[in-house]
Context: one part of a larger RNA
RNA sequence: CUGGGCGUAUAGAGAUGCGUAGGCGGUUUGAUAAGUCUUAAGUUAAAGACCUUGGCUUAACUAAGGGAGAGCUUUCGAAACUAUCAGACUUGAGACAUAGAGGGGUGAACGGAAUUCCGAGUGGAGCGGUAAAAUGUGUUGAUAUUCGGAAGAACAUCAGUGGCGAAAGCGGUUCACUGGCUAUUGUCUGACGCUAAGGCUCGAAAGCGUGGGUAGCAAAACGGAUUAGAUACCCGUGUAGUCCACGCUGUAAACAAUGGAUGCUAGGUGUUUGGUAUGACUACUUUCUAUCUUCGGAUUCUAAGUGGAAGUAUCAAGUGCCGCAGCUAACGCGUUAAGCAUCCCGCCUGGGAAGUACGGCCGCAAGGCUAAAACUC
Numbered sequence: 001c002u003g004g005g006c007g008u009a010u011a012g013a014g015a016u017g018c019g020u021a022g023g024c025g026g027u028u029u030g031a032u033a034a035g036u037c038u039u040a041a042g043u044u045a046a047a048g049a050c051c052u053u054g055g056c057u058u059a060a061c062u063a064a065g066g067g068a069g070a071g072c073u074u075u076c077g078a079a080a081c082u083a084u085c086a087g088a089c090u091u092g093a094g095a096c097a098u099a100g101a102g103g104g105g106u107g108a109a110c111g112g113a114a115u116u117c118c119g120a121g122u123g124g125a126g127c128g129g130u131a132a133a134a135u136g137u138g139u140u141g142a143u144a145u146u147c148g149g150a151a152g153a154a155c156a157u158c159a160g161u162g163g164c165g166a167a168a169g170c171g172g173u174u175c176a177c178u179g180g181c182u183a184u185u186g187u188c189u190g191a192c193g194c195u196a197a198g199g200c201u202c203g204a205a206a207g208c209g210u211g212g213g214u215a216g217c218a219a220a221a222c223g224g225a226u227u228a229g230a231u232a233c234c235c236g237u238g239u240a241g242u243c244c245a246c247g248c249u250g251u252a253a254a255c256a257a258u259g260g261a262u263g264c265u266a267g268g269u270g271u272u273u274g275g276u277a278u279g280a281c282u283a284c285u286u287u288c289u290a291u292c293u294u295c296g297g298a299u300u301c302u303a304a305g306u307g308g309a310a311g312u313a314u315c316a317a318g319u320g321c322c323g324c325a326g327c328u329a330a331c332g333c334g335u336u337a338a339g340c341a342u343c344c345c346g347c348c349u350g351g352g353a354a355g356u357a358c359g360g361c362c363g364c365a366a367g368g369c370u371a372a373a374a375c376u377c
Stems, first nucleotide, its partner, number of pairs: 004348003007331002012345001014202002017200002022195003026089007034082002036078002040074005050066006092192001093189004097184004104178007111155001115151008126137002163170002207248006216242002221237004259344006267322012281308006290299003326333002350377003359370004
C1' cells in the first nucleotide's frame, strides 16, 4: 500500500462560524466523444512463466514450436454511464411575507437578602472551634441583640433528564443594540448543494503581562492538633488568585469517551415550542322568561355575537425513557442508530521507551503544536 477498523479494546480533531483548493452531487432534452466499451495494426530483445512435441535411462536441466495476458502509439466504430457545451424543470438549497419561544451575545442602569468591616445603644463573661482539644478571640467590653453607614462578590424561591447556543458556555430586574432557530401558507430564484486538506475565527479552569479592585473563599506560607513521623486529612490565621478593563496563553474525563450531510427502516410513553380541528367550562355585549324590589337594581332563564380556555385528536420542530427488526465480542444501540446505504473529512495499526528526544513553528514565560529511534518485553 491493500485489507480491516474508530461508544467502552489502538483510533472522531474541543468547536464549528467564514469557508479556499480538492472530492462528490437532484429531474429532463439535445449535441460532442475526453474518460468508458469495441475493431484492426505496430511495438514492448532474448531468456523466464504457460501449452505442445522432442534430447540426455528418468527428473532437475535443456531444444524447437505455439498461444495468451498487460502497457503504450495509431485506427474502424458505439453513445448507456461519467464529463463538457447548450436548453428546460422544481422536489434539494435559498429569498420574501405573517406569527412564535428562548438564562443566545454585547453594553448601561437599578434592586433586595446574606457576609465582613466601621460608628452608636443594650448587656456583662465568655465566644469560637472539634471526635476531643488547642492555637485564636474577649473586661481597652467580645459573642448575642437593635439602629445607622461602607465595601465587594454572587443572584435563594421560580427551576424542570425544562430553554437557548457551533462548542466552550448562558440564570436578579429593566432598557438599548444584536446573532441564530421554529411553524404556517403563498409567491419568487432555479441545483445556487454536501463535505472540507491548508488558512482565518471562537475556545472552561488554571496561568502570564499592564493598570485597578479585594467582602467572602483560599494554593503558598505560619501556627494548633493528630501521629512512630504527618512537609497531609481536622482546626485557627492567611498571600497570590478568584472580580474588572485591555492583551496573551490554546489546553481539560473540552464526554454522548459516538465527525458532518442526505435518504430509508415497527411501535409505545413523557416533556418543550408552534400550527390545524374540536372543545368541558368561563368573561363581556345584545336579546328574552320569571321572581324579588328601597324602582337604582339583584337573581334566574332563551337565543345570538365577540374573546379566553383545561382537555382530546393530528401535523411539524426539539428533548428524554422503553422497545421490534437489525447490529454488537459483550455491555448495549435501536427514526436523536452503534440498523440499511451513498458522499466527504479526520484518525488507528502490539506493550514500554513516549506524546518523550532532536529539528521546525508558535509563546513574555509556563509551555503548546508537529513528532521519531536505539533499546527492551

Predicted 3D model of a 377-nucleotide part of an RNA (small-subunit ribosomal RNA, central domain) from an uncultured bacterium. Rfam family: Bacterial small subunit ribosomal RNA. Model confidence (mean pLDDT): 83 of 100.